[in-house]
This is a predicted structure of a 78-nucleotide RNA (transfer RNA) from Thalassovita sp. Model confidence (mean pLDDT): 81 of 100. Rfam family: tRNA. Rfam classes the family as a transfer RNA.
RNA sequence: GGAGCUUUAGCUCAGCUGGUUUAGAGCGCUGCCUUGACAGGGCAGAGGUCGUGGGUUCGAAUCCCUCAAGCUUCACCA
Numbered sequence: 001g002g003a004g005c006u007u008u009a010g011c012u013c014a015g016c017u018g019g020u021u022u023a024g025a026g027c028g029c030u031g032c033c034u035u036g037a038c039a040g041g042g043c044a045g046a047g048g049u050c051g052u053g054g055g056u057u058c059g060a061a062u063c064c065c066u067c068a069a070g071c072u073u074c075a076c077c078a
Stems, first nucleotide, its partner, number of pairs: 001074007010027004019058001029045006051067001053065003
C1' cells in the first nucleotide's frame, strides 16, 4: 500500500426485507421493600448524538461515499 470484517448503554451483544412511536436484552449501577445485618429475592429507575462528516429517500441504526479506530489477510520492505 491492496482486500475483507467490526464500531449500538459502563461491559458483552441483539436489531429480520428501510416503515412510522420513547432504539432493546443480559450483566453492572442507583433507590425502595424484604433481613438483626449480609447474600439472595421483589419493585421502580437512571444511562445511548446507533464511531465522524456527508449523500439518497416521504422516511436511515439499517442503503451509498469520506474519514477515524480495532482486527484478519495479501503484498512490499533485508
Record summary
The sequence was found in a public genome assembly.